Predicted 3D model of a 102-nucleotide RNA (SAM riboswitch aptamer (S box leader)) from a soil metagenome. The sequence is in RNAcentral, with records from MGnify.
C1' cells in the first nucleotide's frame, strides 16, 4: 500500500499510574467521584475457524484457538445530491477502525 465485507446491536471490574482522552479539523462529550497507557481477572461478538444443509448464494448451529471489541451510531459533522427552506431530515462519498486475503 492493494482488494474486499462490515460498522443505528453487544458487553467491566480490579491493580498499577497519575493528566490527559474521544484517529484528524470543528462541535459537542468523557475525566482528581482518576483520563492515556501497562498488567490481571472478566465479558461481548462471530471476521477467521469448527460441525451441519444448500438452490453453491446463502442459511442455521458452536465457541476450543488466531484477531477484534468492552461512554455516547465510527459520538455528531467535514465533501456531493435530494426535501424542507431557519437552526432540520434523508441519501450517497471522502475519511477512519477492524477482518480476510495479496
Nucleotide at each position: 500500500u492493494c482488494u474486499u465485507a462490515u460498522c443505528c446491536a453487544g458487553a467491566g471490574c480490579g491493580g498499577u499510574g497519575g493528566a490527559g482522552g474521544g484517529a484528524u479539523c470543528g462541535g459537542c462529550c468523557c475525566u482528581a467521584u482518576g483520563a492515556a497507557a501497562c498488567c490481571g481477572c472478566g465479558g461481548c461478538a462471530a471476521c477467521c475457524c469448527c460441525c451441519g444443509a444448500u438452490u453453491u448464494a446463502u442459511c442455521g448451529g458452536g465457541a476450543a484457538g488466531g484477531u477484534g471489541c468492552c461512554a455516547a451510531u465510527u459520538c455528531c459533522g467535514g465533501c456531493a445530491g435530494a426535501a424542507g427552506u431557519g437552526u432540520u431530515u434523508c441519501u450517497g462519498g471522502a475519511a477512519g477502525a477492524u477482518g480476510a486475503g495479496a